[in-house]
This is a predicted structure of an 87-nucleotide RNA (c-di-GMP-I-GGC riboswitch aptamer) from a Bacillota bacterium.
The prediction has a mean pLDDT of 91.

RNA sequence: ACCGACAAAGGCAAACCAUCCGAAAGGGUGGGGCGCAAAGCCAUGGGUCUAAGGUUCUCAGGAGCUAAGAUUGCCAGGUUACCGAAA
Numbered sequence: 001a002c003c004g005a006c007a008a009a010g011g012c013a014a015a016c017c018a019u020c021c022g023a024a025a026g027g028g029u030g031g032g033g034c035g036c037a038a039a040g041c042c043a044u045g046g047g048u049c050u051a052a053g054g055u056u057c058u059c060a061g062g063a064g065c066u067a068a069g070a071u072u073g074c075c076a077g078g079u080u081a082c083c084g085a086a087a
Base pairs, nucleotide, nucleotide: 003084004083011036012035016031017030018029019028020027021026034073040079041078042077044076045075046074047071048070049069050068053066054065055064056063057062
């Protein structure tokens, strides 16, 4: 470097609940613990989600597309990091 133990010290924290922000997806804080060897960080590529705004259709209700936004606990990539059994 790579790798990942019925190891050691720790870490993070799903769903759900309360509350706040947001049009929404979703996010913050507290509780909670499904899990995670990067479930640390980055929105770079792809996927997925939202679509108040814009636009097209209907011209009524609505529907489609999209700028923009979100998701790193969807996949990949980049980058940093504890420990040191086996390989």
The organism belongs to Bacillota, within Bacteria. Its Rfam family is "c-di-GMP-I-GGC riboswitch aptamer". Its family is annotated with cyclic-di-GMP binding in the Gene Ontology. It was read from a public genome assembly, where an Rfam model found it.